[in-house]
RNA sequence: CGAGUCGAACAGGCGGUUGCGGGCGCUCACGCGUCCGAGGAAAGUCCGGGCUGCACAGGGCAGGGUGCUGGGUAACGCCCAGUGGGGGCGACCCCAAGGAAAGUGCCACAGAAACAAACCGCCGCAUGGUCGGUAAGGGUGCAACGGUGGUGUAAGAGACCACCGGGGGCCGGGCGACCGGCCCGCCAGGCAAACCCCACCCGCAGCAAGACCCAAUAGGGGAGGCAUGACGCGGCCCGCCGACCUCCCGGGUGUGGUCGCUGGAGGCGCGCGGCAACGCGCGUCCUAGAUAGAUGACCGCCCACGACAGGACCCGGCUUACCGUUCGGCUCGCUUU
RNA sequence: GCUGAAGUAGCUCAGGCGGUAGAGCACCUGCAUGGUAAGCAGGAGGUCACGGGUUCAAGUCCCGUCUUCAGCU
Numbered sequence: 001c002g003a004g005u006c007g008a009a010c011a012g013g014c015g016g017u018u019g020c021g022g023g024c025g026c027u028c029a030c031g032c033g034u035c036c037g038a039g040g041a042a043a044g045u046c047c048g049g050g051c052u053g054c055a056c057a058g059g060g061c062a063g064g065g066u067g068c069u070g071g072g073u074a075a076c077g078c079c080c081a082g083u084g085g086g087g088g089c090g091a092c093c094c095c096a097a098g099g100a101a102a103g104u105g106c107c108a109c110a111g112a113a114a115c116a117a118a119c120c121g122c123c124g125c126a127u128g129g130u131c132g133g134u135a136a137g138g139g140u141g142c143a144a145c146g147g148u149g150g151u152g153u154a155a156g157a158g159a160c161c162a163c164c165g166g167g168g169g170c171c172g173g174g175c176g177a178c179c180g181g182c183c184c185g186c187c188a189g190g191c192a193a194a195c196c197c198c199a200c201c202c203g204c205a206g207c208a209a210g211a212c213c214c215a216a217u218a219g220g221g222g223a224g225g226c227a228u229g230a231c232g233c234g235g236c237c238c239g240c241c242g243a244c245c246u247c248c249c250g251g252g253u254g255u256g257g258u259c260g261c262u263g264g265a266g267g268c269g270c271g272c273g274g275c276a277a278c279g280c281g282c283g284u285c286c287u288a289g290a291u292a293g294a295u296g297a298c299c300g301c302c303c304a305c306g307a308c309a310g311g312a313c314c315c316g317g318c319u320u321a322c323c324g325u326u327c328g329g330c331u332c333g334c335u336u337u
Numbered sequence: 338g339c340u341g342a343a344g345u346a347g348c349u350c351a352g353g354c355g356g357u358a359g360a361g362c363a364c365c366u367g368c369a370u371g372g373u374a375a376g377c378a379g380g381a382g383g384u385c386a387c388g389g390g391u392u393c394a395a396g397u398c399c400c401g402u403c404u405u406c407a408g409c410u
Base pairs, nucleotide, nucleotide: 001333002332003331004330005329006328007327008326009325010324012302013301014300015299016298017297018296020037021036022035023034024033025032026031039308043319044318046317047316048315049314050313051206052205053204054203058238059237060236061235063202064201065200066199067198068082069081070080071079072078083097084095085094086093087092098197099196103195104194105191106190107189119138120137121134122133123132124131125129146164147163148162149161150160151159165186167184168183169182170181171180172179173178210259211258212257213256220249221248222247223246224245225244232240233239266285267284268283269282270281271280272279273278303306338409339408340407341406342405343404344403347362348361349360350359356393364380365379366378367377368376386402387401388400389399390398
């Protein structure tokens, strides 16, 4: 210098005029002054938690989820560190990665056969038999009963040997996944993102949750269920609770109001523990909270000419969208010293 | 805001537990008719919404994205 990989930060800036939402102060009020006012994804709603209600949130069945190991966390399907497998020269990246000797099922077409088999072959003999041996070779298929080479044999075969692959046992290392060494001839296909088995986790609903307040001829009429236990706790059974519940007729009424509502598992700096995720301690800083839903418009200057996009109960993640700019670690190639 | 469902031919829909995607209407060609429609015979037409993954093999199984529809005061 070129190519690449991983991580972090930013997301036009400054000034003026005007407009919008909220807090505070002044004002009887109109209004005035001052301060604050979207994001890294606010998005998709895919996971997890807080909060609220339903017994006091309980038990079983059913159902759902997760799936190498250890750790982190409020929790997770997230993150960190490792193991095994795959890709790349490399930095590095990717993996739903338990069990197929618990059972069931499927493996189309082709093929003799898709799980325990013999079509063409090969060999033998009592040489045309409805025979015996065998699985080297051919053929079919995504896949054919360990692979390659040799010994051996009538022909062959883990029958035997070497290497590779796989399974089991013992020993050693590691918390563990697993790794290394030695011994044993091979017991025997794939699919569990098929049913299923095993281990662990999950009660259900969602701020339109839920709570309070007010007005109105009405504290109205009728039918049904229910202490032989209604209604309610997502389904069923148990268990709990203990007096109301459902439907129809008639009447009233505001696109009602207030709370929930934002300061929090919060950010930054330093120190300590830890490889890290993260935890602990000290210091310091902050403020959207609307309810038809607020961030806009114009002017001037500068630059690299500005992407994706906007809160609606809150938070931790994941995923998806995104013009670009800056910084740092590392790898490969070429050149120079 | 919250919660569910569905995308297959031009239109309306099938496709059971994965094995060469079908039906009706519509379209094209021919026959038949003096001509048209109906009728008869034949044919074409599909990235199964999109992108990945599992599998020998995906419309079907799993994950993500997009679009449309419905319910909750």

Record summary:
This is a predicted complex of two RNAs, RNase P RNA and transfer RNA, with 410 nucleotides together. Model confidence (mean pLDDT): 78 of 100. Rfam match: Bacterial RNase P class A. It is annotated as a ribozyme.